[in-house]
RNA sequence: AGAGUUUGAUCCUGGCUCAGGGUGAACGCUAGCGGCGCGCCUUAGGCAUGCAAGUCGAACGUUCCCCGCUCUUUUUGGGUUUAAGCUAACCUUGCCGGGUUUGGUUUGAGCUUAAAAAGAGCGGGGGAGUGGCGGACGGGUGAGUAACGCGUGAGAACGUACCUUCUAGUGAGGAAUAACCUGCCGAAAGGUGGGCUAAUACCGCAUGUGAUGCUGAGAGCAAUCGAAGUAUGAAAGGGUGUAACUACCCGCUAGAAGAGCGGCUCGCGUCCCAUCAGCUUGUUGGUAAGGUAAUGGCUUACCAAGGCAACGACGGGUAGCUGGACUGAGAGGUUGACCAGCCACAAGAGCACUGAGACACGGGCUCUACUCCUACGGGAGGCAGCAACCGGGAAUCGUAGACAAUGGGCGAAAGCCUGAUCUCGCGACGCCGCGUGGAGGAUGAAGGCCUUCGGGUUGUAAACUCCUUUUAUAAGGGAAUAAGCCUCGCUUUGGCGGGGUUGACUGUACCUUACGAAUAAGCCGCUGCUAACUGCGUGCCAGCAGCCGCGGUGAAACGUAGGCGGCAAGCGUUACCCGGAUUUACUGGGCGUAAAGAGUGCGCAGGUGGUGAAGUAAGUUUUCGUUAAAAUACACAGGCUCAACCUGUGGAGCGCGGAAAUACUGCAUUACUUGAGAAAGUCAGGGGGUACCGGAACAGAUGGUGGAGUAGUGAAAUGCGUUGAUAUCAUCUGGAACACCCAAGGCGAAGGCAGGUACCUGGGGCUUUUCUGACACUGAUGCACGAAAGCGUGGGGAGCGAAGCGGAUUAGAUACCCGCGUAGUCCACGCCGUAAACGUUGGACACUAGAUAUCGGGCUGGUGACGGUUCGGUGUCGUAAGCUAACGCGUUAAGUGUCCCGCCUGGGGAGUACGGCCGCAAGGCUAAAACUCAAAGGAAUUGACGGGGACCCGCACAAGCAGGGGAACGUGUGGUUUAAUUCGAGACAGAACGAAGAACCUUACCAGGGUUUGACAUGUAUGUGGUAGGAACCCGAAAGGGCAACAACCUGCAAAGGAGCAUACACAGGUGCUGCAUGGCUGUCGUCAGCUCGUGCCGUGAGGUGUACCCUUAAGUGGGGUAACGAGCGCAACCCCUACAGUUAGUUGUAUCACUCUAGCUGGACUGCCCCCGUAAAACGGGGGAGGAAGGAGGGGACGACGUCAAGUCAUCAUAGCCCUUAUGUCCUGGGCUACACACACGUUACAAUGGACGUUUAACAACGGGUUACAACUUCGCGAGAAGAAGUGAAUCUCUGAAAAGCGUCCUCAGUUGGGAUUGGACUCUGCAAUUCGAGCCCAUGAACGAGGACUUGCUAGUAAUCGCAGGUCAGCAUACUGCGGUGAAUACGUUCUCGGGUCUUGUACACACCGCCCGUCAAGUGAGCAAAGUCGGGGGUAGCUGAAGUGCCAGCUUGUCUGGUCCGAGGCUAAAUUCGGCGAUGAGCGCUAAGUCGUAACAAGGUAACC
Repeated sequence: AGAGUUUGAUCCUGGCUCAGGGUGAACGCUAGCGGCGCGCCUUAGGCAUGCAAGUCGAACGUUCCCCGCUCUUUUUGGGUUUAAGCUAACCUUGCCGGGUUUGGUUUGAGCUUAAAAAGAGCGGGGGAGUGGCGGACGGGUGAGUAACGCGUGAGAACGUACCUUCUAGUGAGGAAUAACCUGCCGAAAGGUGGGCUAAUACCGCAUGUGAUGCUGAGAGCAAUCGAAGUAUGAAAGGGUGUAACUACCCGCUAGAAGAGCGGCUCGCGUCCCAUCAGCUUGUUGGUAAGGUAAUGGCUUACCAAGGCAACGACGGGUAGCUGGACUGAGAGGUUGACCAGCCACAAGAGCACUGAGACACGGGCUCUACUCCUACGGGAGGCAGCAACCGGGAAUCGUAGACAAUGGGCGAAAGCCUGAUCUCGCGACGCCGCGUGGAGGAUGAAGGCCUUCGGGUUGUAAACUCCUUUUAUAAGGGAAUAAGCCUCGCUUUGGCGGGGUUGACUGUACCUUACGAAUAAGCCGCUGCUAACUGCGUGCCAGCAGCCGCGGUGAAACGUAGGCGGCAAGCGUUACCCGGAUUUACUGGGCGUAAAGAGUGCGCAGGUGGUGAAGUAAGUUUUCGUUAAAAUACACAGGCUCAACCUGUGGAGCGCGGAAAUACUGCAUUACUUGAGAAAGUCAGGGGGUACCGGAACAGAUGGUGGAGUAGUGAAAUGCGUUGAUAUCAUCUGGAACACCCAAGGCGAAGGCAGGUACCUGGGGCUUUUCUGACACUGAUGCACGAAAGCGUGGGGAGCGAAGCGGAUUAGAUACCCGCGUAGUCCACGCCGUAAACGUUGGACACUAGAUAUCGGGCUGGUGACGGUUCGGUGUCGUAAGCUAACGCGUUAAGUGUCCCGCCUGGGGAGUACGGCCGCAAGGCUAAAACUCAAAGGAAUUGACGGGGACCCGCACAAGCAGGGGAACGUGUGGUUUAAUUCGAGACAGAACGAAGAACCUUACCAGGGUUUGACAUGUAUGUGGUAGGAACCCGAAAGGGCAACAACCUGCAAAGGAGCAUACACAGGUGCUGCAUGGCUGUCGUCAGCUCGUGCCGUGAGGUGUACCCUUAAGUGGGGUAACGAGCGCAACCCCUACAGUUAGUUGUAUCACUCUAGCUGGACUGCCCCCGUAAAACGGGGGAGGAAGGAGGGGACGACGUCAAGUCAUCAUAGCCCUUAUGUCCUGGGCUACACACACGUUACAAUGGACGUUUAACAACGGGUUACAACUUCGCGAGAAGAAGUGAAUCUCUGAAAAGCGUCCUCAGUUGGGAUUGGACUCUGCAAUUCGAGCCCAUGAACGAGGACUUGCUAGUAAUCGCAGGUCAGCAUACUGCGGUGAAUACGUUCUCGGGUCUUGUACACACCGCCCGUCAAGUGAGCAAAGUCGGGGGUAGCUGAAGUGCCAGCUUGUCUGGUCCGAGGCUAAAUUCGGCGAUGAGCGCUAAGUCGUAACAAGGUAACC
């Protein structure tokens, strides 16, 4: 940065498509790892479960539970001490007794211990409650909203908890209440009565710096400030610490500031539809009041009647807005996921309460829908928080961890809470990074694929050798993110130091070691665009395709394989956005013919606007200030190994304000005259309107003359006419149109305007340069005019004449032609409002070579004819320049510029539907979409074509001659038939053609019988080596088979080899298919005169020129001329035959010589010579002449340009591919190609007297040719075909071979015959293995049609037609065919109008497969999407009426309450009539699309009636 696609090709216009980038993506195939991001775009659908907002005991209580400690009391148990009693033992004692006992027991007390209970106190934890702060943040979503919602910039009439600063305070009291206890109601949710209690809860009182209200000395121009006075109104405590106070900390109250936050107002910006054009009644403003934190119709009453709107109100649709994101060179376009700011919302609605803040996502009340519970009475709920679930969908994740960090709430703090957040998980969804190994390695292995069979390619790729180890795996080690917090110590204040402790992620990142190339590549594409090609399969099938387009037997386009290309853990597809697209054009497009100038003017708004001056400074320019959040983007740095990612720094960026400048524009002022207008004079004109008048023509009427037609056409007919037409004369009547003048002429805005006169009236030109002083240009909406046709009412009506009728034409003819003829055409008035209303060219102004004609005026020269000059119009030409795709335009621009308006954006659908406006109607104006196509289109080019034109040629016609077409027969073809009737050829250019000759053979066809390496070729292997061959005989239709006498290959000393045979295998073979795969050959246009090239020139180009023009020719033959000059293939000539002569030679010719002849060479003819005519001249032509055998190419032949017809041939041959291979090959016998109701083509013979028959001349007179498996003389035989013998001849020797027509004579005498010779019978001949199917000939007999051939059609221009015979090839035989030969031998050509074919030039074209083209409409069929439609279903917004929840305000009441009642509103509900949007819709009318349907032929050529509006 462009490319493909309209055409045969070209340029242009113009659409469609592609290559690029992007995405919250999805789908298909595939998948190793990591990092960083991102992840319900759909149902603002519904949601189980868990969690997402709490916290404070340093506000409070006689609250409940738990734990710990302390204290008190009680009870119980244990222990111990002690006292007393009882008692035992011992000792003692006389007894009473006494004593002793670490005997027992009882009781009391003390102490102690354990447990329990109760109480008090303290500390800690938890559940409720009162109270405080926070639940208005954080998190989600984008439904609504077109709005001060957002963005941006300003502003004044406000509020503000927590935070900061400052000022002044914090005194002294009171009454309750929850919790709790208790009664009652209820299933529950919950409610309620009674009783108790605390506070930083609540309420008075005191105080009152400030504050607020009122008064207002005074100050001030005023706004306003304001001394002083008066009135109103506050508070709460808690903690640390102490022995206690002081003190300190946290609170509280009143106020003043700040910060941040919030409310409000305004300027500007912010999507589509005008098929939404008018909207609005609290509406717009004012006054007063209410309300609010605050302004305000925010609300109410009253007053006024305003307000908004084409600079788009109102209405409808769509949509959260922004920073930004994507794209783009930019300007723009698209977008608003993630991140960030604002807004709105929280199931759908309404409402308020509390509060600093809400009309409140996890608060309340009410209604609605839905879900759940229920004892049926009544209740409960709201994931658009994080996860999860269902549903929807092409589609979007875990019911994870942690508060470690950051941040938030509460708290003095510890701390608690935190689905905010930080992390982990899932997903290639995106971006970034890494890897799947590295080096060497040729016998270029094997395998695959291709192959020209040689090889090539995969491919250094692999194997193999050496090396490395990222990653994966295993093991070992192992961070950072941590700051704080607690505690101790030190310190004059800052602070310093020691110790302890806190990590979800995580044993993670990272490091090290081990192991071993070990664990790791796909996807898409390969005709062009677009990088990359071959094979096989398929056969318009299957399929592909982004566009053009591929596929019908050789598909680089389908499928697959190999190879190759691209990208790569991804690759493709789909969807969407920008780009390319200058294809909405501001940058940066157009409108004569491609889409596009309104039919024309007037003109409001708007836009634009001449010259000078001074002013202003809005636009404009500069500068400064302010703002433009962060992130993003940009620049420079830094951090993760790099990158993505992250961090830092910097710069830039709309707008607003200040200042400055003043060229230009604007604004307001002043002046000017050239733009514009006015005035005066003068001029031309089918400009318009009204009235009147005129003659020619026409028609009719009346009368006269007259007497048979007239009219009409290509030709006719209908029509008119003896009731007198047509024709003609006279008079009268009527309507319409105005000959000549008339013109390339005039006028008008356009439409349009034409006899004459008068009146009314518009515009314009010129001259003067007198006046005004920019008054101008354009012009959306609007208004007016506006051909023809048409409509309404009333007139008029001669001619013409839609419709209609009739006649023709025609296949039809609802047409063209003819005869009639109604509306209409005319007038008046009123509508309509369109045309190919065209110069297909909007208006105005200025500038930019000319030439010429004409109209109007002025000046001027000249006696005049006639000029010169200037202004204004109308035309023509034009390579000035310039513009244009080209054509063309070119001072009357389509040139160069300025201003304004209108219009266009692919074709069709469609100027249609719907809606609106207009109209009496017809209809007009405005004006879509679905769907469908890849084109539609403009200009020019080359062809082809034309029932276009011009010129020319040809046995093309004409003029002639002879035919064909009718008959019979021959031959070919079609058709039919058949077992087969083998195949091909099909207008000319198939049909006596392939076939120069089908009885067998040929032969390809059919039936039957055989055969399988084969009838034929080559090769290999093996065998045989007395092998090959093969008589006779037998079987058989033959092919073939059997038996087998006989026979015994070549080279070589030999070995061995060759030939042969046999077997097996490669292969042979095919007249099987495709002539549309081909070569070669051929036909045809056409022996027509054409077809091209090089260089140059012209054109943007295709192309043109040359090669057009004039003369001429058979000819692009030659000449002249010429932006062309030359050249090539064709023409001509060179070649052959022939006519004349010469010469040479000569056999088999000649008795001999000569002639003739034969066959070689040479000459000869060239418009060369002369005269005349034609021409500018020449070329050349014409006429005449000389000479000559021949005279203007002497006659004939061969020779066929570039090309056309997919012409013909695969069956001459060759050949590619396909097909058959015990058969589609091959051999054989027989049959068929020879059939026969018929049709066609080419011929033969005739129809007779220009003849037939016979005779004769008689051997009348030829030429080309052929001959040894041959031609055969001659002789004999036969009526004859022929037979039997047989000389000669490989031929100028012999022979075929006695040419016929002709001449002469005789007969026949116009008849189906003495014309004709088909058919049939009989008898024969010849060829041949063979003559039946199916040969030819001969003789006798038979004796058909046919009496000159309809439409139509063929050949021929001179030795030709016609006529006559002869020869040859093919061939055993068979010729009416074919190819040649000679004999006899005409007629006609005025001429180019017509037919056919061809050539050149030109013209038109919608054709290019090229007129056998293209193409239109109805109908029929299928299909698709709109429209209309009775009705039906659903939605939206309003209006009116009724009803009316919660709730605020207001009013009233008392029992003063969480009261009751009322009232204005009020969501919602119901009803009604409309309106609007959408769905379905019998049916209706059109439209689009669809290889081969029907009917016609409208258009393209003069398209056969020019086309079109």